[in-house]
This is a predicted structure of a 71-nucleotide RNA (transfer RNA). The coordinates come from a structure-prediction model, not an experiment, and the mean pLDDT is 80. Its Rfam family is "tRNA". The family's RNA type in Rfam is transfer RNA. Its family is annotated with triplet codon-amino acid adaptor activity in the Gene Ontology. RNAcentral holds the sequence, with entries from ENA.
């Protein structure tokens, strides 16, 4: 200098255009003398700006950042 790929709760990963799920993890309550386990409940996310679509994590581009490969 090119070339690929990937950005999703605080972690990790799921969702192949039509309610954004699941584990941990985090605050409450309940069970136990305390702890721990367990069982109920709440809270937390689609990387940035545009476009197509009735409708976008998803399809396009554009910018950021990270990983790999060649040089």
């Nucleotide at each position: 200098u090119g070339g690929a790929a990937a950005g999703u709760g605080g972690u990790g990963u799921a969702a192949u255009g039509g309610g954004a799920a699941c584990a941990c993890u985090u605050g409450g309550a309940g069970u136990u003398u305390u702890g721990a386990u367990c069982u109920c409940u709440g809270g937390g996310a689609u990387a940035u700006g545009g476009g197509u679509u009735c409708g976008a994590a998803u399809c396009c581009c554009u910018u950021c950042u990270u990983u790999c490969c060649a040089u």